[in-house]
RNA sequence: GACCCCAUCGUCUAGCCUGGUCAGGACACUAGCUUUUCAAGCUAGUAACGCGGGUUCAAAUCCCGCUGGGGUCG
Numbered sequence: 001g002a003c004c005c006c007a008u009c010g011u012c013u014a015g016c017c018u019g020g021u022c023a024g025g026a027c028a029c030u031a032g033c034u035u036u037u038c039a040a041g042c043u044a045g046u047a048a049c050g051c052g053g054g055u056u057c058a059a060a061u062c063c064c065g066c067u068g069g070g071g072u073c074g
Stems, first nucleotide, its partner, number of pairs: 001073007010027004020057001029045005050066005
C1' cells in the first nucleotide's frame, strides 16, 4: 500500500442479508414483595446502535468517507 472481517445497555449477545411496534434476551444493578437474616424466587425499573455525511415519509439495517481493533497478501 491492496483486500477481508469486526464495532449495539455495566458485561455478553440477537436483530443488519430482506428499512417500519417503545431496539429484544441473559447476567449484573436499583426498588418492592417474600424470608428471623442471607441466598433463591416473584414483580417493576434504569440503561445501548463507534463518528460524520447521503438516500428515504422512515436508517442499527442501504450508500460514501473517517476512527479504532483483528486478519491475509506484498
Predicted 3D model of a 74-nucleotide RNA (transfer RNA) from a Candidatus Omnitrophota bacterium.
The prediction has a mean pLDDT of 80.
It was read from a public genome assembly.
Rfam family: tRNA. By type it is a transfer RNA.